[in-house]
This is a predicted structure of a 349-nucleotide part of an RNA (small-subunit ribosomal RNA, central domain) from an uncultured bacterium. It matches the Rfam family "Bacterial small subunit ribosomal RNA".
Context: one part of a larger RNA
RNA sequence: CUGGGUGUAAAGGGAGCGUAGACGGCAGGGCAAGUCUGGAGUGAAAGCCCGGGGCCCAACCCCGGGACUGCUUUGGAAACUGCCAUGCUGGAGUGCUGGAGAGGUAAGCGGAAUUCCUAGUGUAGCGGUGAAAUGCGUAGAUAUUAGGAGGAACACCAGUGGCGAAGGCGGCUUACUGGACAGUAACUGACGUUGAGGCUCGAAAGCGUGGGGAGCAAACAGGAUUAGAUACCCUGGUAGUCCACGCCGUAAACGAUGAAUGCUAGGUGUCGGUGGGCAAAGCCCAUCGGUGCCGCCGCAAACGCAGUAAGCAUUCCACCUGGGGAGUACGUUCGCAAGAAUGAAACUC
Repeated sequence: CUGGGUGUAAAGGGAGCGUAGACGGCAGGGCAAGUCUGGAGUGAAAGCCCGGGGCCCAACCCCGGGACUGCUUUGGAAACUGCCAUGCUGGAGUGCUGGAGAGGUAAGCGGAAUUCCUAGUGUAGCGGUGAAAUGCGUAGAUAUUAGGAGGAACACCAGUGGCGAAGGCGGCUUACUGGACAGUAACUGACGUUGAGGCUCGAAAGCGUGGGGAGCAAACAGGAUUAGAUACCCUGGUAGUCCACGCCGUAAACGAUGAAUGCUAGGUGUCGGUGGGCAAAGCCCAUCGGUGCCGCCGCAAACGCAGUAAGCAUUCCACCUGGGGAGUACGUUCGCAAGAAUGAAACUC
């Protein structure tokens, strides 16, 4: 390389949009590049294969035939691929009607709780733990009542519920805005799928500038524990957590399962629609789209998967090829930095 693979053994890119490319629905018509078929030319000799012959045999040599799977040219075929023009509606999209949703962005508002401040009541403890101590408190704490300040997060509802491509999204209201779904069948007429590069998004932590800072809390300090305790427990506590703008670009970014399409028993729950039935606060039947569970065929090393496939097929991309060395070194690109991306070898088992 081929082959075989990628849920857990090595292996699915964190996610999307999309360029080149690859692949691509139905009908009839045309062309003939691919394809198939006939002819011609060429495909040197030697060598190779088959048959025969010459050296006693063989090696070696000679003769004849074949092959040389190719290229060029020419005649023909038109199923498939391709190309050209035409048409179609089932793929795809648009329109119209309708409801669901923590989808996104911005602004405003609300209550509970923690902390702090002020004042009142009140007096000796509070706090914390396995037990304690550090700590707080007679300069009046803890508790309790009233008022105020400020920041962050939104109890119940809440649900293997919903929405989003993923990351993720949860108090309420308003404005702007994306997507999906159902019904309809008016419109376009293959406009599709995937997607190397590329571009965009991307938790937390971290970085830059400026704000903010209640609670929590790396670092740090103290108290305990212990043989020690640079920990687990306790008392404090700074970055940070929050906001704006700009970087970073990584995660067990997980369903450890790429995207798309078609096909392949059933049963049961739930969410959003639609149609129908019944004696209708409800139930049943059918159907489309999500989201769960169980389960046959099949698959699988087993575990398990099983119409949300890990089944049966097709298309495209990404990735794997023994362990360590190593996601290291070097080089390059990106980054303010931290570092990220790409990514070896010697050696060794």